[in-house]
Context: one part of a larger RNA
RNA sequence: CCCGCGGUUAGACGGAAAGACCCCAUGCACCUUUACUACAGCUUUGCAGUGGUAUUAGGGGAUGGAUGUGUAGGAUAGGUGGGAGCCUAUGAAGCGGUGGCGCUAGCCAUCGUGGAGGCAACCUUGAAAUACCGCCCUUCUGUUCUCUGAUCUCUAACUGAGGCGUCUGAAGCGACGCCCAGGACCCUGCAUGGCGGGUAGUUUGACUGGGGCGGUCGCCUCCCAAAGAGUAACGGAGGCGCGCGAUGGUGGGCUCAGGCUGGUCGGAAAUCAGCCGCUGAGUGCAAUGGCACAAGCCCGCCUGACUGCGAGACAGACAAGUCGAGCAGAGACGAAAGUCGGCCAUAGUGAUCCGGUGGUUCCACGUGGACGGGCCAUCGCUCAACGGAUAAAAGGUACGCUGGGGAUAACAGGCUGAUGACUCCCAAGAGUCCAUAUCGACGGAGUCGUUUGGCACCUCGAUGUCGGCUCAUCACGUCCUGGGGCUGGAGCAGGUCCCAAGGGUAUGGCUGUUCGCCAUUUAAAGUGGUACGUGAGCUGGGUUCAGAACGUCGUGAGACAGUUCGGUCCCCAUCUGCCGUGGG
Numbered sequence: 001c002c003c004g005c006g007g008u009u010a011g012a013c014g015g016a017a018a019g020a021c022c023c024c025a026u027g028c029a030c031c032u033u034u035a036c037u038a039c040a041g042c043u044u045u046g047c048a049g050u051g052g053u054a055u056u057a058g059g060g061g062a063u064g065g066a067u068g069u070g071u072a073g074g075a076u077a078g079g080u081g082g083g084a085g086c087c088u089a090u091g092a093a094g095c096g097g098u099g100g101c102g103c104u105a106g107c108c109a110u111c112g113u114g115g116a117g118g119c120a121a122c123c124u125u126g127a128a129a130u131a132c133c134g135c136c137c138u139u140c141u142g143u144u145c146u147c148u149g150a151u152c153u154c155u156a157a158c159u160g161a162g163g164c165g166u167c168u169g170a171a172g173c174g175a176c177g178c179c180c181a182g183g184a185c186c187c188u189g190c191a192u193g194g195c196g197g198g199u200a201g202u203u204u205g206a207c208u209g210g211g212g213c214g215g216u217c218g219c220c221u222c223c224c225a226a227a228g229a230g231u232a233a234c235g236g237a238g239g240c241g242c243g244c245g246a247u248g249g250u251g252g253g254c255u256c257a258g259g260c261u262g263g264u265c266g267g268a269a270a271u272c273a274g275c276c277g278c279u280g281a282g283u284g285c286a287a288u289g290g291c292a293c294a295a296g297c298c299c300g301c302c303u304g305a306c307u308g309c310g311a312g313a314c315a316g317a318c319a320a321g322u323c324g325a326g327c328a329g330a331g332a333c334g335a336a337a338g339u340c341g342g343c344c345a346u347a348g349u350g351a352u353c354c355g356g357u358g359g360u361u362c363c364a365c366g367u368g369g370a371c372g373g374g375c376c377a378u379c380g381c382u383c384a385a386c387g388g389a390u391a392a393a394a395g396g397u398a399c400g401c402u403g404g405g406g407a408u409a410a411c412a413g414g415c416u417g418a419u420g421a422c423u424c425c426c427a428a429g430a431g432u433c434c435a436u437a438u439c440g441a442c443g444g445a446g447u448c449g450u451u452u453g454g455c456a457c458c459u460c461g462a463u464g465u466c467g468g469c470u471c472a473u474c475a476c477g478u479c480c481u482g483g484g485g486c487u488g489g490a491g492c493a494g495g496u497c498c499c500a501a502g503g504g505u506a507u508g509g510c511u512g513u514u515c516g517c518c519a520u521u522u523a524a525a526g527u528g529g530u531a532c533g534u535g536a537g538c539u540g541g542g543u544u545c546a547g548a549a550c551g552u553c554g555u556g557a558g559a560c561a562g563u564u565c566g567g568u569c570c571c572c573a574u575c576u577g578c579c580g581u582g583g584g
Stems, first nucleotide, its partner, number of pairs: 001584008010576003014571002022405004027401002029397004035202005041195003045191005051154002054151013068137001069105001078136005085119003094113008158182003162179006205217003214234001218240006241386001242284001243343002248302007256280001258276005282291002285348001287346003306329004312323003318387001331340003354380007362373002412459001413457001414455003418452001420448006429439002466541001467539003471533001472530005479504003482499006506520005547565004551560003
């Protein structure tokens, strides 16, 4: 060097299973509910199958009777018309009883008695007799018709797993007949309002230094923005979702804030006077850019906060957005030139569909109309997740499933090194005195990669996760043992620093613990790295599936770096490595 054999599992990010954790999908399933929308089911009401009689309440019609009080006035005058007579032995006035009305004055009805009179124009009044006769109004009441409701009752619809009989020589169902019971109810159909996770179909946004929680989502202004425009971030600051018929148009006029001085009450600051005063004031509202020739502040007259357009530009993926000379019409102001199609400018907003309103010389289902539509104007969205999926929508899953992702989290590694550990510099001070035996403030410079983090770079077609056991190996910033310097080292014992990694470096109690506390030893009971070494070596107490419970949260399904009991740890070694051994 070549070829074996027996072992061992450190590696081949070993094998197995398109990761179960995490995220994503306008994926799925099942579960919940005061998510949405349906349906079953239950229920309300109407009509029908569905009939008779009676009582009662109410509405309407017809008809009879009664009813009606401002003041003045015989007195309880409804309105209006006719009207000079009407009622009475078919019983007037009066008296007594009963009932009704009532503004307490009286009016009406009826019975008895009574026995021949009573009322009407008379005066008052807007209106003259209920003396008498018509037509009507208010309120009450009687009769009748009709409608509606309620109630009692009937039997013939309808009902009976009630009884008997026949079919039937038959237990049950059934058909028919009779009896009994219920009864226009029950029940059913159609329509209608309600309840309705019982059932079903679905929805339950995105951004995001993983996701969730929080925050945000459209528009305007500034910085970032790198001297054209534009330009991102969960970068830094603020505003808007309007207002105004004058805060608009035009013509004319004016100049602010502040300071100094002076001046009754009057003061730092009110109103007044003088001087200085290019902008520091003001601008309806945030900021920026503007504006004193004013866009700022007053006054007069007005409505251009117009209709029909629009060359040409800015900006821009599109759709939107912005500016605009000029022409026509009819105007406002101005002597005129001229200006005026809202406001100093930039926010003050919402596509399409659907529908409403007004107008219209448009279409109009054979024709004429109409219905309906078009066109012009205008209205209805915190469609604010603001280019708006529907008119209409929340949650749970540890019982979960699928497709994907190392585009994205948890372990480990990597980068970084804020945090951490350690070292050094300066030396105020402590150390009786004396900065540096020892300690060292305020600060500064580093090293390491053991902490907690940041980033998200390999790995989600799988890199098994805490602790223990076993077996280790390395570093040295050394715990012991060895050698030295200084000492605030007398000695003993120490402190501190330098050299040094050869060897060594505990047993028990509690806890799943690492750690820690305790007990007792030891020369010492080192600090770290090794995928927080080591599960194809063991364990499985913890964490982290399915069962169950407590506390808490939740209406609930369920949930909880809260707790508690329970809970399948696979691999016969091909290669490399290592150990032992044999042959050539």

The part of an RNA shown here (large-subunit ribosomal RNA, domain V) has 584 nucleotides and comes from a metagenome. Its Rfam family is "Bacterial large subunit ribosomal RNA". Rfam links the family to the GO terms structural constituent of ribosome and ribosome.